[in-house]
RNA sequence: AACAAUCUUUGAGGCAGGGUGGCAUUCCCGACCGGCGGUAAAGUCCGCAAGCGUUGAGCAGAGUGGGUGAAAUUCCUACACCGACAGUGAUAGUCUGGAAGAGAAAAGUGUGAU
Numbered sequence: 001a002a003c004a005a006u007c008u009u010u011g012a013g014g015c016a017g018g019g020u021g022g023c024a025u026u027c028c029c030g031a032c033c034g035g036c037g038g039u040a041a042a043g044u045c046c047g048c049a050a051g052c053g054u055u056g057a058g059c060a061g062a063g064u065g066g067g068u069g070a071a072a073u074u075c076c077u078a079c080a081c082c083g084a085c086a087g088u089g090a091u092a093g094u095c096u097g098g099a100a101g102a103g104a105a106a107a108g109u110g111u112g113a114u
Base pairs, nucleotide, nucleotide: 001114003112004111007108008107009106010105017029018028019027031094032093033083034082035048036047037046038045043081044080051059052058063079064078065077066076067075085097086096087095
């Protein structure tokens, strides 16, 4: 130095302000948010996790134009778009709950063998 198994820790954010109403952070205007790995730096590319499912097969959202560059659907710029399940005094990406959960993965400890 890389490898294997061990254990430990870490591991998701967000409705300001206003309208209607008896009641809405759920509707309307508007605001805000973006897990992990890969790759020129990514919510929208490729893959993974979470979620759903008879726990089996499987299902599962969304980006274009222009610019720079050797290289970017990742940067810059313009205009867009997307978001599990259950609950609720009224329809929820943002509230409450399963969840002091699970987890992709990241970092580290000591051990072994090369």
This is a predicted structure of a 114-nucleotide RNA (FMN riboswitch aptamer (RFN element)). The coordinates come from a structure-prediction model, not an experiment, and the mean pLDDT is 82. Rfam family: FMN riboswitch aptamer (RFN element). For this family Rfam cites "Regulation of riboflavin biosynthesis and transport genes in bacteria by transcriptional and translational attenuation" (Vitreschak et al., Nucleic Acids Res, 2002).